[in-house]
Context: one part of a larger RNA
RNA sequence: UGACGGGGACCCGCACAAGCGGUGGAGCAUGUGGCUUAAUUCGAGGCAACGCGAAGAACCUUACCUGGGCUUGACAUAUAUUUGCAAUCUGGUGAAAGUCAGAGUUCCUUUUGGACGGAUAUACAGGUGCUGCAUGGCUGUCGUCAGCUCGUGUCGUGAGAUGUUCGGUUAAGUCCGGCAACGAGCGCAACCCGUGUUGUUAGUUACCAUCAGGUAAUGCUGGGGACUCUAACAAGACUGCCCGUGUUAAGCGGGAGGAAGGCGCGGACGACGUCAAGUCAGUAUGGCCCUUAUGCCCAGGGCUGCACACGUGCUACAAUGGUCGGUACAAUGGGCAGCGAAACUGCGAAGUGGAGCAAAUCCUUAAAACCGGCCUCAGUUCGGAUUGUAGUCUGCAACUCGACUACAUGAAGUUGGAAUCGCUAGUAAAGGCGUAUCAGCAACGGCGCCUUGAAUACGUUCCCGGGUCUUGUACU
Numbered sequence: 001u002g003a004c005g006g007g008g009a010c011c012c013g014c015a016c017a018a019g020c021g022g023u024g025g026a027g028c029a030u031g032u033g034g035c036u037u038a039a040u041u042c043g044a045g046g047c048a049a050c051g052c053g054a055a056g057a058a059c060c061u062u063a064c065c066u067g068g069g070c071u072u073g074a075c076a077u078a079u080a081u082u083u084g085c086a087a088u089c090u091g092g093u094g095a096a097a098g099u100c101a102g103a104g105u106u107c108c109u110u111u112u113g114g115a116c117g118g119a120u121a122u123a124c125a126g127g128u129g130c131u132g133c134a135u136g137g138c139u140g141u142c143g144u145c146a147g148c149u150c151g152u153g154u155c156g157u158g159a160g161a162u163g164u165u166c167g168g169u170u171a172a173g174u175c176c177g178g179c180a181a182c183g184a185g186c187g188c189a190a191c192c193c194g195u196g197u198u199g200u201u202a203g204u205u206a207c208c209a210u211c212a213g214g215u216a217a218u219g220c221u222g223g224g225g226a227c228u229c230u231a232a233c234a235a236g237a238c239u240g241c242c243c244g245u246g247u248u249a250a251g252c253g254g255g256a257g258g259a260a261g262g263c264g265c266g267g268a269c270g271a272c273g274u275c276a277a278g279u280c281a282g283u284a285u286g287g288c289c290c291u292u293a294u295g296c297c298c299a300g301g302g303c304u305g306c307a308c309a310c311g312u313g314c315u316a317c318a319a320u321g322g323u324c325g326g327u328a329c330a331a332u333g334g335g336c337a338g339c340g341a342a343a344c345u346g347c348g349a350a351g352u353g354g355a356g357c358a359a360a361u362c363c364u365u366a367a368a369a370c371c372g373g374c375c376u377c378a379g380u381u382c383g384g385a386u387u388g389u390a391g392u393c394u395g396c397a398a399c400u401c402g403a404c405u406a407c408a409u410g411a412a413g414u415u416g417g418a419a420u421c422g423c424u425a426g427u428a429a430a431g432g433c434g435u436a437u438c439a440g441c442a443a444c445g446g447c448g449c450c451u452u453g454a455a456u457a458c459g460u461u462c463c464c465g466g467g468u469c470u471u472g473u474a475c476u
Stems, first nucleotide, its partner, number of pairs: 002475001003473003007470007015460002019423005026315008034306002042053002064301007073124001077123008088103006106115003126290002129288003135284001137279003140275001142273001147186006153162003166177003192267004197235007207224002211222003238261001241255005317416001321375006333364003338357002343352003382413001387408007429452007
């Protein structure tokens, strides 16, 4: 100087408290451990692994296993020799890959040769093989915490100190005041994006107040540029104004005006560093290892196995509900090997059909809510697991191992021990919708969108994490 303390002081955070909803009990989904297995490929391991890599494991993917095959190779470059093919078709064999046989026999040309392809030979290819403790790059985490440093000067023999401490203040090393310090850098903040208000410009595919026409009905048509909206520009918020307080400061409390008030709200943005944190299986890469195999091709299987244990979720246990009928209101998005309307068929999944749409034009049903009827507290008209049968769709192919539909079946479960998680406002909770991946789908996951829309915070003693100063130390 640091680090540590079951030392002290001050401060902060959904850290506690105050509230609301969960998890832990049940069934199922999913990940992990374990067990099993020919294989159940590999990685991730407190927070910060476990709905994680995986934004899609039937084949493929695929790295694993079994079996069948190949050896300059599935892929790249070069050289030498040789050849004219190759694709395609036929037949034998085979699970396929492949292999054997036959047909087929390129183009330019100066006829030397060249292009392209095959064969042989050699250099080499290839490796999701090992090492993330050899690495780059990227990422997580402390933590959006307020810190981390430097130049010159000064002090100290020196390691170092000072500045950065102190008094206020702030979300902030934010700002003010003081001071042997004076300045500066990386961080903070601002500059960026979205959102909330208004104006200007511009009106098509969006809009429809006024005028006219028309319909069973609809901006449907003429038209309009008001409104909504779209998308560019501009204005607006700065403690600017007033009062109080404070040191005449920084600021703080209250008020006015305002769509918005003191960081308006949300996002992007992550300092010096820590964890030899994670990743050699995304890619790159040193070293080591394999080279008729640890490389390559193929078929089938496995990654989905199941006495069990844990994590994360979904559905419930019901009356603030279930069911039947009626009826209303979104936003983000996606669409050509695509989205697919009307109409018809089917109880339904879906099928037939093909209008319109490369889309502010066409397609893509909101649900909870509201109104009315039934159920009357039951393992039930709750709950839907499991199983049987019959089907639909995708796809060479749904046995292992897809999703969905109908009928039948109708399990556990009556609010969950110790313990534990999230959340401070358009938030929690509840409701549906969209989308990436994708032939299909294990999605109840991820990422978004809108609809309905709360309660509570006295306070900082305690638990956890963090910051500053100080103190002790046999540690550095």
About this RNA:
RNAcentral holds the full RNA, with entries from ENA. The part of an RNA shown here (small-subunit ribosomal RNA, 3' major domain) has 476 nucleotides and comes from an uncultured prokaryote. Its mean pLDDT, the model's own confidence on a scale to 100, is 83.